[in-house]
RNA sequence: GCCAGCGUAGCUCAGUGGUAGAGCAAUAGUUUUGUAAACUAUCGGUCGUCGGUUCAAUCCCGACCGCUGGCUCCA
Numbered sequence: 001g002c003c004a005g006c007g008u009a010g011c012u013c014a015g016u017g018g019u020a021g022a023g024c025a026a027u028a029g030u031u032u033u034g035u036a037a038a039c040u041a042u043c044g045g046u047c048g049u050c051g052g053u054u055c056a057a058u059c060c061c062g063a064c065c066g067c068u069g070g071c072u073c074c075a
Base pairs, nucleotide, nucleotide: 001071002070003069004068005067006066007065010024011023012022013021018055026042027041028040029039030038048064049063050062051061052060
């Protein structure tokens, strides 16, 4: 340099045009002599950035940024 995949909550991930979700973690509560476990509730999001298409974009299109893998060249 070229190609492919990925980027969504603190972590791991789902959702693929029509109000953004789960598990774990965190916080509060119930329970217990106490702790753990269990249960209930709450909190937590510019959906990588900028544009485009659309009545409407996390989702489609383009460019860019970052991560991972593969290929090639030079040393």